[in-house]
Molecule: c-di-AMP riboswitch aptamer (ydaO/yuaA leader)
Organism: Thermoactinospora rubra
RNA sequence: AUGGGGCGGCCGUCGAGUCCGCGACGUCGCGGAGCCGGGGACCCACGUCUCUUGGGGUGAAUCGGGUGCCGUCCUGCACGGCGCUCGUAGGGCACUUCCACGCCCGAACCCGUCAGCUAACCCGGUAGACGGUAUGGAAGCCACG
Numbered sequence: 001a002u003g004g005g006g007c008g009g010c011c012g013u014c015g016a017g018u019c020c021g022c023g024a025c026g027u028c029g030c031g032g033a034g035c036c037g038g039g040g041a042c043c044c045a046c047g048u049c050u051c052u053u054g055g056g057g058u059g060a061a062u063c064g065g066g067u068g069c070c071g072u073c074c075u076g077c078a079c080g081g082c083g084c085u086c087g088u089a090g091g092g093c094a095c096u097u098c099c100a101c102g103c104c105c106g107a108a109c110c111c112g113u114c115a116g117c118u119a120a121c122c123c124g125g126u127a128g129a130c131g132g133u134a135u136g137g138a139a140g141c142c143a144c145g
Stems, first nucleotide, its partner, number of pairs: 010132005018033006034126006044116001054114001055111004063087010073076001090105004095140006
C1' cells in the first nucleotide's frame, strides 16, 4: 500500500414492518401510538354449493412458448407433476413527478372444506434480506448563503 474477515456508527434500498414507555439483560417480554392485513350487515353483486377440477389469503410476483424426465389412461400433436430455458401481466432502482437511457425482480408462504362487497364490531402483524456516491434533461419543492 492492497486484499479478506469481524464489530460498531452514519447514510440509503425492497418491504406494513417505525417510534415511545416499562421490565429484563445479549439480539427478549408486555403496553401504547403510527403503519399494515384479515374476518364481518342492510343495499348492491353473483344464481349458488358439492362431485379427484375444492375454495380462499398475504405479495409486484400473473399468464404463456419450447424442452427433458416421471406418472395417468381414452395410447393422443392428450392430461398432470418436477426441472431447465425464452418471454410476459405486473413491480423496483438516493427529494417528488414527467421524459429518455440503462440495470434488476417477476418469488415464497399461509388458511384448511370455509370467507363477494360491507357500517358498527372482532382478530392479527409490526419481519427479513441487502447496498456504500447513488444515469441525464425539465418542472416543482426543500436546504444553505